[in-house]
RNA sequence: GGGGCUGUAGCUCAGCUGGGAGAGCAUUGCGUUCGCAUCGCAAGGGUCAGGGGUUCGAAUCCCCUCAGCUCCA
Numbered sequence: 001g002g003g004g005c006u007g008u009a010g011c012u013c014a015g016c017u018g019g020g021a022g023a024g025c026a027u028u029g030c031g032u033u034c035g036c037a038u039c040g041c042a043a044g045g046g047u048c049a050g051g052g053g054u055u056c057g058a059a060u061c062c063c064c065u066c067a068g069c070u071c072c073a
Base pairs, nucleotide, nucleotide: 001072002071003070004069005068006067007066010025011024012023013022019056027043028042029041030040031039049065050064051063052062053061
């Protein structure tokens, strides 16, 4: 220098063929208990890596950039 893969909540990750942004763990509150743990219920938490484009509508499609992993040279 060139090719491929990955980037979504504090962490690990889903998200199908473009239309509701989600799960588990964690955190907080409530219930349960003499208390703790467990369990149940609820809540908070998001620039979907960044920018631009297409579209009525983009995490998803296209282009550029950044970071990580990997292959070739």
Model confidence (mean pLDDT): 82 of 100. A computed fold for a 73-nucleotide RNA from Dehalogenimonas formicexedens, annotated as transfer RNA. Rfam family: tRNA. Rfam classes the family as a transfer RNA. The same sequence occurs in records of 3 taxa.